[in-house]
RNA sequence: CUGAUCUCAAGGCAAACCUGCCGAAAGGCAGGGGCGCAAAGCCACGGGCCUAAGGCAAGGUAAUUGCUAUGGCGGCCGGGCUGCCAGG
Numbered sequence: 001c002u003g004a005u006c007u008c009a010a011g012g013c014a015a016a017c018c019u020g021c022c023g024a025a026a027g028g029c030a031g032g033g034g035c036g037c038a039a040a041g042c043c044a045c046g047g048g049c050c051u052a053a054g055g056c057a058a059g060g061u062a063a064u065u066g067c068u069a070u071g072g073c074g075g076c077c078g079g080g081c082u083g084c085c086a087g088g
Base pairs, nucleotide, nucleotide: 005088006087007086012037013036017032018031019030020029021028022027035075041081042080043079045078046077047076048073049072050071054068055067056066057065058064
């Protein structure tokens, strides 16, 4: 110096839920709040999952129903990139 692993200390992030805002929704942002996380830092490339505005089809006065991602989830998994501190 590099990789893996374990642990102390000091720290980091922040689930559910609540409030406000954005969004058709899934969900996102901010504040509060902590379930947890050694990458729960970043990236939608692959798989998976969520939603269905728009589009298509059925119904037919209609109500409604079904299919579909270009939308979303990195705290679902894989993959890529990057990374802090003390010691074994």
About this RNA
Predicted 3D model of an 88-nucleotide RNA (c-di-GMP-I riboswitch aptamer) from a Clostridia bacterium. The sequence was found by an Rfam model in a public genome assembly. Its mean pLDDT, the model's own confidence on a scale to 100, is 85. Taxonomically the source falls in Clostridia (Bacteria, Bacillati, Bacillota).